[in-house]
RNA sequence: GGGCCCAUAGCUCAGCUGGGAGAGCGACAGUCUGGCAGACUGUAGGUCGCCGGUUCGAGCCCGGCUGGGUCCA
Numbered sequence: 001g002g003g004c005c006c007a008u009a010g011c012u013c014a015g016c017u018g019g020g021a022g023a024g025c026g027a028c029a030g031u032c033u034g035g036c037a038g039a040c041u042g043u044a045g046g047u048c049g050c051c052g053g054u055u056c057g058a059g060c061c062c063g064g065c066u067g068g069g070u071c072c073a
Base pairs, nucleotide, nucleotide: 001072002071003070004069005068006067007066010025011024012023013022019056027043028042029041030040031039032038049065050064051063052062053061
């Protein structure tokens, strides 16, 4: 320098054929318990890496950039 893959909540990740942004764990609050542990219920938490394009509408499609992984040189 080139090819391919990845980037979504604090962490690990899903998100189908473009239309509702989610799960588990964690955090916080409440209930049960004498307390802890545990169980259950609820709440908060998001620039979907960045910039642009297409579209009535983009996490998803297209281009560029950044970072990471891998292969080739």